[in-house]
Context: one part of a larger RNA
RNA sequence: CACCGCCCGUCACACCAACCGAGUGGGGGGUACUUGAAGUCGCCCUUUAGAGGGCGCCGAGGGUAACCUCCGCGAGAGGGGUGAAGUCGUAACAAGGUAGCCGUAGGAGAACCUGCGGCUGGAUCACCUCCUU
Repeated sequence: CACCGCCCGUCACACCAACCGAGUGGGGGGUACUUGAAGUCGCCCUUUAGAGGGCGCCGAGGGUAACCUCCGCGAGAGGGGUGAAGUCGUAACAAGGUAGCCGUAGGAGAACCUGCGGCUGGAUCACCUCCUU
């Protein structure tokens, strides 16, 4: 302060954080296919020799494809939080003016409303049982 009280939700405004997000920019990764430098090695050829040439294996790197992962940007969308004075109502707190609450289903500008089931953490009245005086 104390019913001229308290208090709920929608809507409006401002700010904040996070989530989703068509798409977009970039980093990393392995896989498949392809291409393949230098060079060693293997085979063959040439050569008197030095050496040279061809093919093959491995091979850095490049290309293509789908994928994995990380970071950023992001139209938009839905909620959340905060805010002294905004809007609409008044749901809850007293029997809060339809007792409230829980579950569930349907409905509704919003708090909510209605049905069904449950609870008393409901007031009032009456009765019963028990306890105390």